[in-house]
RNA sequence: CUGAUCGCGCGGGAGAGUUCCGGUGAUUCGCCAGAAAUGGCGGGAAACCGGACGCCGAAGGAGCAACCGCCCCGGAAUCUCUCAGGCCAACGGACCGCGUUGAUCGA
Numbered sequence: 001c002u003g004a005u006c007g008c009g010c011g012g013g014a015g016a017g018u019u020c021c022g023g024u025g026a027u028u029c030g031c032c033a034g035a036a037a038u039g040g041c042g043g044g045a046a047a048c049c050g051g052a053c054g055c056c057g058a059a060g061g062a063g064c065a066a067c068c069g070c071c072c073c074g075g076a077a078u079c080u081c082u083c084a085g086g087c088c089a090a091c092g093g094a095c096c097g098c099g100u101u102g103a104u105c106g107a
Stems, first nucleotide, its partner, number of pairs: 003105004007100006017053001019052006027044007054087003060083001061081003067075003
């Protein structure tokens, strides 16, 4: 100095239920009773919990393997599986691009 890998920052970034049932419920509306405080009944409702089935794959994980290598053996996916994760939005997100006062390796 350039290249590779990792880290960090920025940008882009898909898919699939805003499904159903039950419970709690901030809070809100209506009616009735009452002098009032308040009480009773019914309907919504943010958020949370539990259950049911369906679905997605691009965090992670696992499996097979084209292929690769230093060929004993090892490395291996955007394929497959869905344990995990996800199915309005947000968050996350393989991968790609740009940058880098960082680290390692190489020429």